[in-house]
């Protein structure tokens, strides 16, 4: 250098059915009301009655989600900035691909931030606790225990 593995509710894609999202938004009918309607601009639409308010009828969907079923596969992926790009009528804002650069072994439980319809779910940092691996020192000889630190560019096997 190459090849093959270990950690464990590993990580991550898809797929169709499910709940939630919710009687919301949205339509349309009736009243009341009287000028705008949008993040700016353009534009379309409005006294032939905008925005909004209360009945009353119809009624989603996106994104997340627990569980099955499948594919990959162990920096597997996340997460943060920054650059390009797509979508968008324009700009800006937020989504999403792709590159760089940092960081994080995994998993629980808690706080406080931030996303989100949400007490679900994600993510950051801090703190606790378990848990895999290496290294050091101790103490046991059964290869076990303990204590302290370090991090996946690592850790074991072959060759």
């Nucleotide at each position: 250098g190459a090849u093959a593995g270990a950690g464990g509710u590993a990580c991550a894609g898809a797929a169709a059915a499910c709940a939630u999202u919710a009687g919301u938004a949205a339509a349309a009918a009736u009243a009341g009301g009287g000028a705008g309607u949008u993040a700016g601009c353009a534009g379309a639409c409005a006294g032939u009655g905008a925005u909004c308010u209360a009945u009353u009828u119809u009624g989603a969907a996106a994104g997340g989600g627990a569980a099955u079923u499948u594919u990959g596969c162990c920096g597997a992926a996340g997460u943060a900035a920054a650059a390009a790009g797509a979508g968008u009528g324009c700009u800006a804002a937020a989504u999403c691909u792709u590159u760089u650069u940092a960081u994080u072994g995994g998993u629980a439980g808690u706080a406080u931030g931030g996303a989100g319809a949400a007490u679900a779910u994600c993510u950051a940092u801090g703190c606790u606790a378990c848990u895999g691996u290496c290294a050091u020192u101790g103490a046991a000889u059964u290869u076990u225990c303990a204590a302290u630190g370090g991090a996946g560019a690592g850790c074991u096997a072959u060759c």
A computed fold for a 159-nucleotide RNA from uncultured Fusobacterium sp., annotated as Lysine riboswitch aptamer.
The sequence is in RNAcentral, with records from MGnify.
Lineage of the source: Bacteria > Fusobacteriia > Fusobacteriales > Fusobacteriaceae > Fusobacterium.
Its mean pLDDT, the model's own confidence on a scale to 100, is 80.
Of the family's consensus pairs, 96% are formed in the model.